RNA sequence: GCCAUCUUAGCUCAGUCGGUAGAGCAUCUCAUUCGUAACGAGAAGGUCAGCAGUUCGAUCCUGCUAGAUGGCU
Numbered sequence: 001g002c003c004a005u006c007u008u009a010g011c012u013c014a015g016u017c018g019g020u021a022g023a024g025c026a027u028c029u030c031a032u033u034c035g036u037a038a039c040g041a042g043a044a045g046g047u048c049a050g051c052a053g054u055u056c057g058a059u060c061c062u063g064c065u066a067g068a069u070g071g072c073u
Base pairs, nucleotide, nucleotide: 001072002071003070004069005068006067007066010025011024012023013022019056027043028042029041030040049065050064051063052062053061
């Protein structure tokens, strides 16, 4: 220098032939217990890497940028 894949909650990851996003763990609250842990119930937490484009509508499609991983030279 070229090519491919990936980027979603604090962490690990789903998701959708385009119709306003979920799980587990972690955090907080409540219940339980003499008390703690565990178990149970609930809550909070996301501009879906960034900027544009297409569309009535984009996490999803297209382009560019940034980062990560791998391969070739």
Transfer RNA from a bacterium, 73 nucleotides, folded computationally. Its mean pLDDT, the model's own confidence on a scale to 100, is 81. Rfam family: tRNA.